The RNA shown here (Glycine riboswitch aptamer) has 94 nucleotides and comes from Fuscovulum blasticum DSM 2131. Model confidence (mean pLDDT): 80 of 100.
RNA sequence: UUCAUCAGAUCGGGAGAAUCCGGUGCCCUGGCGCCGGUGCCGAAGGAGCAACCGCCCCGGUAAACUCUCAGGCGCAAGGGACCGUUCUGACAAC
Numbered sequence: 001u002u003c004a005u006c007a008g009a010u011c012g013g014g015a016g017a018a019u020c021c022g023g024u025g026c027c028c029u030g031g032c033g034c035c036g037g038u039g040c041c042g043a044a045g046g047a048g049c050a051a052c053c054g055c056c057c058c059g060g061u062a063a064a065c066u067c068u069c070a071g072g073c074g075c076a077a078g079g080g081a082c083c084g085u086u087c088u089g090a091c092a093a094c
Base pairs, nucleotide, nucleotide: 001093002092005090006089007088008087009086011084012083013082018038020037021036022035023034024033025032026031027030039073040072041071045069046067047066048065052060053059054058
């Protein structure tokens, strides 16, 4: 210098799935909170496996796939993989 790769930060976008049943408390025509149960969701995190590779008993190794431990399921808030913008650092090349 390039902005190729990784990490972090900022801003923007960002889905899915019962407010179902029972109990209980508060306000008091109905709504909200808590507890228990069942059902459901996958895009925090976590776990599992193929091809392939190896020193071939066995092991290494992926995901947006699978599992649902965790998390989530009225609105809102929050979280949110991933995508884009900008910046910083590391590293790579010249």